RNA sequence: GCAGAGUAGGAUUUUGUGCGUGAAGUGCCAUGUGAACAGGGAGUUGUCAUGUGGACGAAGAUUUGCAAAAAUCGCGAUACAGAGUUCGCAUCCCGCUGC
Numbered sequence: 001g002c003a004g005a006g007u008a009g010g011a012u013u014u015u016g017u018g019c020g021u022g023a024a025g026u027g028c029c030a031u032g033u034g035a036a037c038a039g040g041g042a043g044u045u046g047u048c049a050u051g052u053g054g055a056c057g058a059a060g061a062u063u064u065g066c067a068a069a070a071a072u073c074g075c076g077a078u079a080c081a082g083a084g085u086u087c088g089c090a091u092c093c094c095g096c097u098g099c
Base pairs, nucleotide, nucleotide: 001099002098003097004096009087010086011085012084013083014082015081016080017079018078019076020075021074028054029053030052031051032050033049034048035047039094040093041092042091060073061072062071063070064069
C1' cells in the first nucleotide's frame, strides 16, 4: 500500500408464554431528558429508550354458567423470550488477520 474479519443494534419470518378487545398498547406530530454505537480513542443532523403535550384510531363471535366468570376461535402496525434469515461502527484516527 491492497484485501479482509469482527459489535451494539435494526428489519423480517416463525415458535412459545402473556396483555388488550369495558382500548391499553402500537403507529404519527411537537418538545425535553438519557443511553449505546466493532479491540482502543473521538463521535453526528443518524439510532435506541423514556417523560410531557397534541392529532388520529380498532373486531368481535360462539359455547358453558343463576350470576360472577370461564373456555374456544379470531382480531391488534400488542409485550416479552427462543430460533432462522438479513442489514449493520454516519464518519475520523489507531489496532487485528492475510498478501

The RNA shown here (THF (Tetrahydrofolate) riboswitch aptamer) has 99 nucleotides and comes from uncultured Agathobacter sp. NCBI's taxonomy places the organism under Bacteria, Bacillati, Bacillota, Lachnospirales, Agathobacter. The coordinates come from a structure-prediction model, not an experiment, and the mean pLDDT is 76. The sequence is in RNAcentral, with records from MGnify.